[in-house]
Predicted 3D model of a 580-nucleotide part of an RNA (small-subunit ribosomal RNA, 5' domain) from Taxipathes sp. SY275-mao. RNAcentral holds the full RNA, with entries from SILVA. Its Rfam family is "Eukaryotic small subunit ribosomal RNA". Rfam links the family to the GO terms ribosome and structural constituent of ribosome. Rfam 15.1 lists 75,755 matches to the family in 2,556 species. For this family Rfam cites "Crystal structure of the ribosome at 5.5 A resolution" (Yusupov et al., Science, 2001).
Context: one part of a larger RNA
RNA sequence: UAUGCUUGUCUCAAAGAUUAAGCCAUGCAUGUCUAAGUAUAAGCACUUGUACUGUGAAACUGCGAAUGGCUCAUUAAAUCAGUUAUCGUUUAUUUGAUUGUACCAUUACUACUUGGAUAAAUGUAGUAAUUGUAGAGCUAAUACAUGCGAAAAGUCCCAACAUCUGGAACGGAUGUAUUUAUUAGAUUAAAAACCAAUGCGGGUUCUGCCUGGUGCUUUGGUGAUCCAUAAUAACUUAUCGAAUCGCAUGACCGCGAGCUGGCGACGUUUCAUUCAAAUUUCUGCCCUAUCAACUGUCAUUGGUAAGGUAGUGGCUUACCAUGGUUACAACGGGUGACAGAGAAUUAGGGUUCGAUUCCGGAGAAGGAGCCUGAGAAACGGAUACCACAUCCAAGGAAGGCAGCAGGCGCGCAAAUUACCCAAUCCUGACUCAGGGAGGUAGUGACAAGAAAUAACAAUACAGGGCUUUUUUAAGUCUUGUAAUUGGAAUGAGUACAACUUAAAUCCUUUAACGAGGAUCCAUUGGAGGGCAAGUCUGGUGCCAGCAGCCACGGUAAUUCCAGCUCCAAUAGCAUAUAUU
Numbered sequence: 001u002a003u004g005c006u007u008g009u010c011u012c013a014a015a016g017a018u019u020a021a022g023c024c025a026u027g028c029a030u031g032u033c034u035a036a037g038u039a040u041a042a043g044c045a046c047u048u049g050u051a052c053u054g055u056g057a058a059a060c061u062g063c064g065a066a067u068g069g070c071u072c073a074u075u076a077a078a079u080c081a082g083u084u085a086u087c088g089u090u091u092a093u094u095u096g097a098u099u100g101u102a103c104c105a106u107u108a109c110u111a112c113u114u115g116g117a118u119a120a121a122u123g124u125a126g127u128a129a130u131u132g133u134a135g136a137g138c139u140a141a142u143a144c145a146u147g148c149g150a151a152a153a154g155u156c157c158c159a160a161c162a163u164c165u166g167g168a169a170c171g172g173a174u175g176u177a178u179u180u181a182u183u184a185g186a187u188u189a190a191a192a193a194c195c196a197a198u199g200c201g202g203g204u205u206c207u208g209c210c211u212g213g214u215g216c217u218u219u220g221g222u223g224a225u226c227c228a229u230a231a232u233a234a235c236u237u238a239u240c241g242a243a244u245c246g247c248a249u250g251a252c253c254g255c256g257a258g259c260u261g262g263c264g265a266c267g268u269u270u271c272a273u274u275c276a277a278a279u280u281u282c283u284g285c286c287c288u289a290u291c292a293a294c295u296g297u298c299a300u301u302g303g304u305a306a307g308g309u310a311g312u313g314g315c316u317u318a319c320c321a322u323g324g325u326u327a328c329a330a331c332g333g334g335u336g337a338c339a340g341a342g343a344a345u346u347a348g349g350g351u352u353c354g355a356u357u358c359c360g361g362a363g364a365a366g367g368a369g370c371c372u373g374a375g376a377a378a379c380g381g382a383u384a385c386c387a388c389a390u391c392c393a394a395g396g397a398a399g400g401c402a403g404c405a406g407g408c409g410c411g412c413a414a415a416u417u418a419c420c421c422a423a424u425c426c427u428g429a430c431u432c433a434g435g436g437a438g439g440u441a442g443u444g445a446c447a448a449g450a451a452a453u454a455a456c457a458a459u460a461c462a463g464g465g466c467u468u469u470u471u472u473a474a475g476u477c478u479u480g481u482a483a484u485u486g487g488a489a490u491g492a493g494u495a496c497a498a499c500u501u502a503a504a505u506c507c508u509u510u511a512a513c514g515a516g517g518a519u520c521c522a523u524u525g526g527a528g529g530g531c532a533a534g535u536c537u538g539g540u541g542c543c544a545g546c547a548g549c550c551a552c553g554g555u556a557a558u559u560c561c562a563g564c565u566c567c568a569a570u571a572g573c574a575u576a577u578a579u580u
Base pairs, nucleotide, nucleotide: 001576002575003574004573005572009450010449011448015443016410022408023407024406026405027404028403031063032062037060038059043055044054045053061429070363071362072361080284081283082282085279086278089277090276095272096271097270110243114145115144122136124134125133154174155173156172157171161166175240177236179234180233181232182231183230184229199214200213201211202210203209204208220227244265245264246263247262250260252258253256286334287333288332293325294324295323301321302320303319304318305317306316307315338360340358342353343352344351345350366385368383370381388399390397391396416441418440419439420438424437425435426434427433456486457485459482460481461480462479463478464477465476466475467474468473491520493513494512495510497509498508523569524568525567526566527565528550529549534564536563537562538561539560545552
């Protein structure tokens, strides 16, 4: 694990893995709206709503749908586990920072706000048919587009003007992101002398000479970088730099069609953070030599370069070289092999199991290639092929339960087409919606735990101690056996009610009923030995049968079939199989 017989209570609870990763009717399992994107529903509701009231189907827009759930077919240095690395990368969301430079030669320009569409709603159309579509005329945006504006200083380039004592005006460029090139991103040998320029000081024979000392200057981080960062020159189908929404409405004065202003929402650039992901270092895996050599033309191993990638890399291409693994078992084959955490057993060492609730991987009938997106090589997404298979008016159309239920098939072998989002959490524009995730019942002798089926007394009978003794015996304390008698006790069950719960059920509490052969009846296997328990009775007669093994049975069977009695475990016991 399955099966047989049996089964009263309470708790807990596995459950179509093994065989067919076989096939599936039907239903459901992923949707989502706040004060705060878009309302003219010819929707509803009241009426101060007359551009906009409240609510709000539909639809556009945004986000999610890559999580979860299921299964274990593949897979043997692969996955996986522990341990490294990313100075080799991407990262929606979260949280914290951050985002004055836009126009182009500049007197009449939208910046209190620009443009063109489209859906829903309306109406028309054809098809047997679908969550299929077309044509027409409308109308929105945080959809899709377009597109202004605001400082000072500094730096760099150009160099007017002056004329040898020089001096810098004017002008242009200068945000961020992208790509390329260049530069900086420093820092322990020490001492002395000479030449040139000139800043300061001293001496002078004075515009020349001598002499003296001095020449001071920013640089983050790592074990380590071509790092962070900064700068220069260019580059670009020029990235971003808010034409958005809600609630409050205030302060100021030149009182104006003034100027300013709070709290949020949503969005956006870059950096970090978080959630991750992707690669990666070292070590480790079952059986097999009736597998000893394997790999390399078509990439095997390495180098150089380019391409590709988010990025490293023969990942791919070109050109070179000919390497790389192996008796420390390569390569090949097998596996009723997903790996691990773990489970059973065990004195220790071990052996066997691990499909299964946690973690990682893989897969969605089989292969393959893709779109969207921060994220998928996604399947409750699209596209082919192949295998199945559904509807059809025969022209066509639609499909993927190894999600939850359920059906067929397969088998030794496995539950309800139930209820609910109340809990735990997840998703969404969200306190509100959704969730077969999940919870709750139903089935359920998979396992596991507690624990009824009687207890007591008197009497009778049979003992056993002890005391008194003259013994028969009496007393006392008891041990049993009784279809004798007696009252007590209680739940199994029935059931108002409460509790429980989303609503119920169960449990719990509890009125009222509820026990004498307490028929409210405990079973399953055994009774020769191993091995606890009969040499009792009847039947059978090497037959029928039993018997794990030894053995039993041929007319007195301790073993078969029965009756009685007894033994073992007990709401369980037995059998088969696997394993220790």